[in-house]
Transfer RNA from an Elusimicrobiota bacterium, 72 nucleotides, folded computationally. Rfam family: tRNA. By type it is a transfer RNA. Gene Ontology term of the family: triplet codon-amino acid adaptor activity. The RNAcentral record of the sequence draws on ENA.
Parts: sequence; structure tokens; C1' cells
RNA sequence: GCCGCCUUAGCUCAACGGUAGAGCAAUCCCUUCGUAAGGGAUAGGUUGUCAGUUCAAAUCUGACAGGCGGCU
Repeated sequence: GCCGCCUUAGCUCAACGGUAGAGCAAUCCCUUCGUAAGGGAUAGGUUGUCAGUUCAAAUCUGACAGGCGGCU
């Protein structure tokens, strides 16, 4: 220098163009004599950034940034 993949909640990951979710973690509550385990509720997101397409974008397109891998 060229090519490919990835970027979503604190962590690990879903969501095939139509209201962004789960598990774990956090907070509160129930249950127990108490603890562990179990159950319920709550909170937590400009979907890496900026543009474009579209009635509508996490999803499609482009550029950029970061990470990983390959080739030279």
C1' cells in the first nucleotide's frame, strides 16, 4: 500500500427496512430465624462518527475513526 470481517446497555450477545431486546451485573421488594438459591419490579442505549437512499434505517450505500485477520 491492497483486501476481508467487526463496532448495539457496565460485560457477553440478539434484533432478515416498520415502537431496540435477552442473559449476567446494578438498585429495590417478596420468600427465610438468618444466608445461599429462587421469584418480581425498576433503572440503564443519540445502535462508533458524519453524510446519502427511503414514507420509514441498528438494518441498505459511501467516507472517516478504532479493533482483528490476510496479502504484498